[in-house]
RNA sequence: CCAUAUUCCAAGCCGAAGUCCCGGUCAUCGGGACACGGGGGACCCAUUUGUGGGGUGAAGCCGCAUAUUUAUGCGGCCGGGGCUACUCUUUGACCCGAACCCGGCAGCUAACCUCGCAGGCAAACAAAGGGAGGAAAU
Numbered sequence: 001c002c003a004u005a006u007u008c009c010a011a012g013c014c015g016a017a018g019u020c021c022c023g024g025u026c027a028u029c030g031g032g033a034c035a036c037g038g039g040g041g042a043c044c045c046a047u048u049u050g051u052g053g054g055g056u057g058a059a060g061c062c063g064c065a066u067a068u069u070u071a072u073g074c075g076g077c078c079g080g081g082g083c084u085a086c087u088c089u090u091u092g093a094c095c096c097g098a099a100c101c102c103g104g105c106a107g108c109u110a111a112c113c114u115c116g117c118a119g120g121c122a123a124a125c126a127a128a129g130g131g132a133g134g135a136a137a138u
Base pairs, nucleotide, nucleotide: 006136007135008134009133012121013120014119018034019033020032021031022030023029036116037115038114039113040112045107052105053102054101055100056099060077061076062075063074064073065072066071067070078097079096080095081094086131087130088129089128090127091126092125
């Protein structure tokens, strides 16, 4: 240096919502920076216009039934999630498929402008096949 096999690699989850710094009445407070996320916004291209249209988000479409405003339930398709503790694919079971906002208006979109940086939870999954590393010792 190479190869093989073994052992270990710290620990919550969804979400963009984390880290650091300053102040402070020390509060889940206020401010700032970086990281992360969203919106607006040209040429070109594309396209719509009343049953108005649009945005964040996985949170949609169809059918049937019951109540008869609209909601509830069931089914199908489809979408999202989880300590197999990195990652990808497949399979099986489980959980979720909400809510909110703009206000007549917005396609994409370089420059540019602008906003957020919360909240909630415990489905606390497994099997198979690949890929990518780090450390120790042999």